[in-house]
RNA sequence: CGUACAACUGAAGAACCAACCCGUAUAUGCCUGGGAAUAAGGCCCGGGUGUCUCUACCCCGCGACCAUCGCAAUCGUGGGACUACGGGUGAAUGACGGCUUGCG
Numbered sequence: 001c002g003u004a005c006a007a008c009u010g011a012a013g014a015a016c017c018a019a020c021c022c023g024u025a026u027a028u029g030c031c032u033g034g035g036a037a038u039a040a041g042g043c044c045c046g047g048g049u050g051u052c053u054c055u056a057c058c059c060c061g062c063g064a065c066c067a068u069c070g071c072a073a074u075c076g077u078g079g080g081a082c083u084a085c086g087g088g089u090g091a092a093u094g095a096c097g098g099c100u101u102g103c104g
Base pairs, nucleotide, nucleotide: 001104002103003102004101006100008098009097010096020088021087022086023085024084025083026056029049030048031047032046033045034044035043041066042065050057058080059079060078061077062076063075064074
């Protein structure tokens, strides 16, 4: 997972499920190619890596930094999700569902 239905259990609501919560992953991170802006600027496109993992890989604020005007480079920090999966809870809906067991 499928199957069987003997016992038990379920409208005092099974199974399923929206919202929500917790957890795990990943740090919304790192490496890199090309292009762009220039202190009123600091971005765009692509590749790689990262996950028992699909997708995503950015946004805003604050601070710093870049004064050799150049074919140049950003950094730190606070807050914010999305996606995958596990668990909790569970509105609406409403009945063959659940557990034990047998067989495969």

Predicted 3D model of a 104-nucleotide RNA (Purine riboswitch aptamer) from a Ktedonobacterales bacterium. It matches the Rfam family "Purine riboswitch aptamer". Its Rfam clan is "Purine riboswitches". Model confidence (mean pLDDT): 80 of 100.